[in-house]
A computed fold for a 73-nucleotide RNA from a soil metagenome, annotated as c-di-GMP-I riboswitch aptamer. Rfam family: c-di-GMP-I riboswitch aptamer. The family has 155 seed sequences and 5,092 matches in Rfam 15.1. Model confidence (mean pLDDT): 87 of 100. The sequence is in RNAcentral, with records from MGnify. The model forms 100% of the base pairs in the Rfam consensus.

RNA sequence: AAAGGGCAAACCCAUCGCAAGGUGGGGACGCAAAGCCACGGGUCCUCAGCACGAGGUCAGCCGGGUCACCGAA
Repeated sequence: AAAGGGCAAACCCAUCGCAAGGUGGGGACGCAAAGCCACGGGUCCUCAGCACGAGGUCAGCCGGGUCACCGAA
């Protein structure tokens, strides 16, 4: 570079949640890890008059860890 494929943004419907957001179906913006992990930073939500803080969220924000298809290699 190919080959076989994989995942699935926004949005819509249903549903759970105070919310961020999650789950299922539809749908494709994109992705060579857009597989998994909340360890570090950060985003967003909730509580609080402020701050400190606590709980939650996002893995498709960055870093990191870990497993992994094909192949010139």